[in-house]
RNA sequence: CCAAAUACGGGUGAUGGAUUUCCACCUUUAACCGCUCUAUUUUUAGAGAUAAUGAUUCCUACUAUAGC
Numbered sequence: 001c002c003a004a005a006u007a008c009g010g011g012u013g014a015u016g017g018a019u020u021u022c023c024a025c026c027u028u029u030a031a032c033c034g035c036u037c038u039a040u041u042u043u044u045a046g047a048g049a050u051a052a053u054g055a056u057u058c059c060u061a062c063u064a065u066a067g068c
């Protein structure tokens, strides 16, 4: 100096802010930037469904119902 592995750190996980001794992934040319159907084509267009979480819990926003 280079490569690999492990640990720690950092980062990421389709809409906001937090939380957790959690989970997964990435290590900067990265992880991630969604899904279904149709057409055209091998990247574009159109239509549609779920969801403020990767998961737990809370707040905020939005929506529905009931009560005051």
Base pairs, nucleotide, nucleotide: 009027010026011025012024013023016059017058018057020055022054035048036047037046038045039044

Source information
This is a predicted structure of a 68-nucleotide RNA (Fluoride riboswitch aptamer (crcB RNA motif)) from Aliivibrio fischeri ES114. Taxonomically the source falls in Aliivibrio fischeri (Bacteria, Pseudomonadati, Vibrionales, Aliivibrio). Of the family's consensus pairs, 92% are formed in the model.